[in-house]
A computed fold for a 1472-nucleotide RNA from an uncultured rumen bacterium, annotated as small-subunit ribosomal RNA. The coordinates come from a structure-prediction model, not an experiment, and the mean pLDDT is 83.
RNA sequence: AGAGUUUGAUCCUGGCUCAGGAUGAACGCUGGCGGCGUGCCUAACACAUGCAAGUCGAACGGAGUAUUCCUCUUCGGGGGGAUACUUAGUGGCGGACGGGUGAGUAACGCGUGAGCAACCUGCCUUAGAGAGGGGGACAACAGCUGGAAACGGCUGCUAAUACCGCAUAAUACUGCCUGAAGGCAUCUUCGGGCAGUCAAAGAUUUAUCGCUCUGAGAUGGGCUCGUGUCUGAUUAGAUAGUUGGUGGGGUAACGGCCUACCAAGUCGACGAUCAGUAGCCGGACUGAGAGGUUGAACGGCCACAUUGGGACUGAGAUACGGCCCAGACUCCUACGGGAGGCAGCAGUGGGGAAUAUUGGUCAAUGGGGGAAACCCUGAACCAGCAACGCCGCGUGAAGGAAGAAGGCUUUCGGGUUGUAAACUUCUUUUAUCUGUGACGAUAGUGACGGUAGCAGAUGAAUAAGCCACGGCUAACUACGUGCCAGCAGCCGCGGUAAUACGUAGGUGGCAAGCGUUAUCCGGAUUUACUGGGUGUAAAGGGCGCGUAGCCGGGGUCGCAAGUCAGAUGUGAAAACUAUGGGCUUAACCCAUAGCCUGCAUUUGAAACUGUGAUUCUUGAGUACUGGAGAGGCAGUCGGAAUUCCGUGUGUAGCGGUGAAAUGCGUAGAUAUACGGAAGAACACCAGUGGCGAAGGCGGACUGCUGGACAGCAACUGACGGUGAGGCGCGAAAGCGUGGGGAGCAAACAGGAUUAGAUACCCUGGUAGUCCACGCUGUAAACGAUGAAUACUAGGUGUGGGGGGACUGACCCCCUCCGUGCCGGCGUUAACACAAUAAGUAUUCCACCUGGGGAGUACGGCCGCAAGGUUGAAACUCAAAGGAAUUGACGGGGGCCCGCACAAGCAGUGGAUUAUGUGGUUUAAUUCGAAGCAACGCGAAGAACCUUACCAGGGUUUGACAUCCCGCUAACGAAGCAGAGAUGCAUUAGGUGCCCUUCGGGGAAAGCGGAGACAGGUGGUGCAUGGUUGUCGUCAGCUCGUGUCGUGAGAUGUUGGGUUAAGUCCCGCAACGAGCGCAACCCCUAUUGUUAGUUGCUACGCAAGAGCACUCUAGCGAGACUGCCGUUGACAAAACGGAGGAAGGUGGGGACGACGUCAAAUCAUCAUGCCCCUUAUGUCCUGGGCUACACACGUAAUACAAUGGCGCAAAACAAAGGGAAGCAAAGCCGCGAGGCAGAGCGAACCCCCAAAAGGCGUCCCAGUUCGGAUCGCAGGCUGCAACCCGCCUGCGUGAAGUCGGAAUUGCUAGUAAUCGUAAAUCAGCAUGUUACGGUGAAUACGUUCCCGGGUCUUGUACACACCGCCCGUCACACCAUGGGAGUUGGUAACGCCCGAAGUCAGUGACCCAACCGCAAGGAGGGAGCUGCCGAAGGUGGGACCAGUAACUGGGGUGAAGUCGUAACAAGGUAACC
Repeated sequence: AGAGUUUGAUCCUGGCUCAGGAUGAACGCUGGCGGCGUGCCUAACACAUGCAAGUCGAACGGAGUAUUCCUCUUCGGGGGGAUACUUAGUGGCGGACGGGUGAGUAACGCGUGAGCAACCUGCCUUAGAGAGGGGGACAACAGCUGGAAACGGCUGCUAAUACCGCAUAAUACUGCCUGAAGGCAUCUUCGGGCAGUCAAAGAUUUAUCGCUCUGAGAUGGGCUCGUGUCUGAUUAGAUAGUUGGUGGGGUAACGGCCUACCAAGUCGACGAUCAGUAGCCGGACUGAGAGGUUGAACGGCCACAUUGGGACUGAGAUACGGCCCAGACUCCUACGGGAGGCAGCAGUGGGGAAUAUUGGUCAAUGGGGGAAACCCUGAACCAGCAACGCCGCGUGAAGGAAGAAGGCUUUCGGGUUGUAAACUUCUUUUAUCUGUGACGAUAGUGACGGUAGCAGAUGAAUAAGCCACGGCUAACUACGUGCCAGCAGCCGCGGUAAUACGUAGGUGGCAAGCGUUAUCCGGAUUUACUGGGUGUAAAGGGCGCGUAGCCGGGGUCGCAAGUCAGAUGUGAAAACUAUGGGCUUAACCCAUAGCCUGCAUUUGAAACUGUGAUUCUUGAGUACUGGAGAGGCAGUCGGAAUUCCGUGUGUAGCGGUGAAAUGCGUAGAUAUACGGAAGAACACCAGUGGCGAAGGCGGACUGCUGGACAGCAACUGACGGUGAGGCGCGAAAGCGUGGGGAGCAAACAGGAUUAGAUACCCUGGUAGUCCACGCUGUAAACGAUGAAUACUAGGUGUGGGGGGACUGACCCCCUCCGUGCCGGCGUUAACACAAUAAGUAUUCCACCUGGGGAGUACGGCCGCAAGGUUGAAACUCAAAGGAAUUGACGGGGGCCCGCACAAGCAGUGGAUUAUGUGGUUUAAUUCGAAGCAACGCGAAGAACCUUACCAGGGUUUGACAUCCCGCUAACGAAGCAGAGAUGCAUUAGGUGCCCUUCGGGGAAAGCGGAGACAGGUGGUGCAUGGUUGUCGUCAGCUCGUGUCGUGAGAUGUUGGGUUAAGUCCCGCAACGAGCGCAACCCCUAUUGUUAGUUGCUACGCAAGAGCACUCUAGCGAGACUGCCGUUGACAAAACGGAGGAAGGUGGGGACGACGUCAAAUCAUCAUGCCCCUUAUGUCCUGGGCUACACACGUAAUACAAUGGCGCAAAACAAAGGGAAGCAAAGCCGCGAGGCAGAGCGAACCCCCAAAAGGCGUCCCAGUUCGGAUCGCAGGCUGCAACCCGCCUGCGUGAAGUCGGAAUUGCUAGUAAUCGUAAAUCAGCAUGUUACGGUGAAUACGUUCCCGGGUCUUGUACACACCGCCCGUCACACCAUGGGAGUUGGUAACGCCCGAAGUCAGUGACCCAACCGCAAGGAGGGAGCUGCCGAAGGUGGGACCAGUAACUGGGGUGAAGUCGUAACAAGGUAACC
């Protein structure tokens, strides 16, 4: 410090997710030791048991125990004293500290800084003064007595440092008079005078310790104020002791703290009140910081102590281990009544994912009491439990390759685990045992603890796991599984070769831990102060006026609030940082310094902000002059058009559409002429022209009226900008009331269209549109761009005004205001913006923070309603989105090409037959091919074979290959059984090659046997190779360097011409190159030359000769827009011409770019994986592939006269084939064919006859057309023609008379037509592939159909239109709104009741101290009454939560239904 994830790719926006750190943690697996810390986050739930606050006999009187002394004695004992100890009670001090918890509290509670001229303070320190003299009680105790108990009651006795007067007393307190100083209003301080009031306690070991008053200090507290301190406005008003005053009361003290009266205030948008949540801080975690989160442990403050209320005592409490009352709960009870409070330490139950011992000691530190010894102390110090955290150590070290065994893997060679192990040498931290043995304690005292440490001994001995291994993210293979099981933080893995699941091996990471989960910060600049945005991504308010607020022009002089600087105080300690130090190190601990960024006080500065005063004119405004304008409101007027009405003319249609129909019209329409009526809107002018804040404004004239602009420089003198709330304006539609209503026109009706058509189209038509007065308050209210000011290159239009120059209305130049276009810098993700900014700056307002849910629900406000405004959450997804790029696509556009259309010729589709396919059938009808690009295709030839299919019969190391063992030569005829395979029988026959020591051995072959294996036309063409089809012989597809762009990419390859062509030329930020095109290759057309056998013949024939010709086949020539002219841009090229056998690639072929279609083929072949192994292998016989209501494709033959048939001495080819072959001549047969066999392995012989052609005849008919079908008789091939071949002869003689919708081929030696040959093949073409003969018609042209190329445009497509995608309905699940109600809770309020208790009143009853001789008084108390008052009761509302029949929409869910709304002109442009 970043990374993954939206896309085919890119940049941006934007969310989600990850890597880091942390924790009082928990869970899973595992676990050796030590140190230091930490340990109920939940039920402030309930608690058994023990302990946690006592102490003082030197305050007091008793009592008791022990020892002892004296005395009396009835010898039992009694009395008195002393010493030591114990102690219930009186009394003192302490139980207000220490310890726990975080329920409450949004508050002066806490933090920070001030203040008290408004206060208190026991013990402590210090200073001064003092302690004289009296009195009366009450506990204990004794007696009586109540009660179960707790606990009392009455009578009597008694002491004190307990209680009460008196005296004395001030620098104390109160009142009055008075002086001085100071301050802050009340006042404060220091003095003086007078009057009044208030003290005391003793103990003792004689050291001391206590007691009283007063002052001061210290410590601790109380109160007040400034300031900071969470969320919600879907909480906007709150408040009656409320705010203030006066009098009084109360308090330590101020104060509505309380009370009476008076006034009506006080708080609040700078957020009152209400609701929710929460102890606050030092700090802790994180972060670069700013921040964010948090408040366990340690420390400070606060609050609480079962819930609520209350006071008492006291220096201090409204008191955790005190009291009273009320409530709930628990316990005891004799039922009358009592007792209790672990949020102290342990511990128990419960709750929970989860948190420890009913331990030791007061040794240390600290606290209480005491003069002290000492006592108490679950504070504290220690120990125990827990890997809960941090830190440290160990589980061995060195050597050791036969790279062992084993495991895993493998291409079978190996690789890896791996120096790892074994083995050798060494060490002993830890462990165990033994001995010694601290610091903490400065005399004594040690729980920890025989602990830490030290020394010795034993022995590698006691000690390693967890997670991960697709990317992010370090680390890979095998097997299993087969969208299953499962994984997953995000993206995503898994559908038979999974580095992603499970296991194993290996590897990586961390390590006594490792992972997971939860939470916080970070990354996230994703709330942006540091540090973001708003044209199109989320986001500018519809527009104005203006309040508060915020911001504000120039000069001068003051002040000093902000600001800046210095000083002072404070900012506790701990923490943190730095530097040192102590534990063997570290964690941990100690010291010093820094830090604590803050607050307050004070001194100064005066630039800036602020503020006071004064001044200025440029901002702003006023006056005056002038012209422009659909600015607004009201009134008046006008013509054109539409419709309607009347009359005339006139006749059969009009109207409407893609085409129609509904509609109107013979009752006279439409058309036409004239007249009239009514309403609405104002053609031309008219213009990215004008005006207005926006919405918006358009005939003319008049009246009233707002604003802008220019000129001038007279006046005011900053009067300004923005603007939360507020007020106003605000298209269309809509609403209310009343008018109006010509045209248009939601709804509605009809007609069409359509599968449907609640639409688009047509005919009608009502609200509405218009007016007046009200309401509504929204729009894609848009420049999707808030307002204002200043600055920052230009160019060119246009509207309004002014000026200069000019003779001049013009033209030209300058300038202000408005309105457009282009464009530089700059900005921007890009597109784009660019003086009318989206640039550079400033000020103010509004708004945004992923998509959906949703602008929805609830609540509030507004509205007559419709609805508007404000405006969530649950849940769900990993995207949603912007701009641009490349493609693809479009019922977008431009250009171009192609037998694509058109122009033609011949067909197909109709008939019969052949053949292939589908379907059906079947035991089987084997399999594949499926739009073009399957269908006379694989198949260049299924009777058996082929053959893969079916039935039956056989066989199992196999029909075929290799290896091993044994045997035998092998082979085995005829014969028998069988459908055959095969079996039987062999004795017939037959015995081979090499070596030999003649025993035998070997090679090959056969048979038998065992297992490895063979075999498979079984599966997967979506695992593959190879091959092929197709777009398409279309002209395209790319690269290097450069340049442009953030980038994907672009450029080049686009443009202007041209071409069959990305062919060539020109231009150009491109310059070049490659694969394609073309050419090079073959055939063919002309010719030269060479060579002539089997070819040819100018020799009468033959032989022979010859090579001119034909021909054959080698090598050459020839054609290149080369030449001429015209056009073109002086180009490329095109057109015409000459010459030439051939002319513009002469004709034909081979040749197929990058790629597309998961195109075809596992059945040509090869091949991974899977499957079968007495069968899915293999052999055999028979059958099937040839079936047949039907449908389709491709062909053949026809329908006839351009024809059929017949005739002949019958004219003319090319290219092929031939030895298990082609076969001549001759003979036989009507013929197929047979007999026979010359010649020929072929320029020699044969197939071989070419046919159409020519000449006759037929005369338009189902025929002398046509030949299907069937019968009979034959021929050929073959083991065999029944299923199931071909051919011949005779006879039979079907459909068919040119073919509907639709559709195919072809542009010249082509179509059409005619025959010939070959492959396959025993036989079997109407198929296929070749070959030649005869030989046309037409092309104006590119509008349209199809396909293709290129440029451009739109796109929500990229699996790319066979795309994407919307809504209802149906089903399942989820959360949520409403809901008759119902249940529970919270905080207040009204009323009732009214405990304890303070206060007040009363006090007839009671009472020791004081006064009084007494009576009595002073004073006190019980009791009673009153105010207040908790809990409780009751009531109506408010708010929150749970639940609910039913109901509303929403979300999610591989393959449901209906349509086709959107994306292309999405087929009616879309949207609001």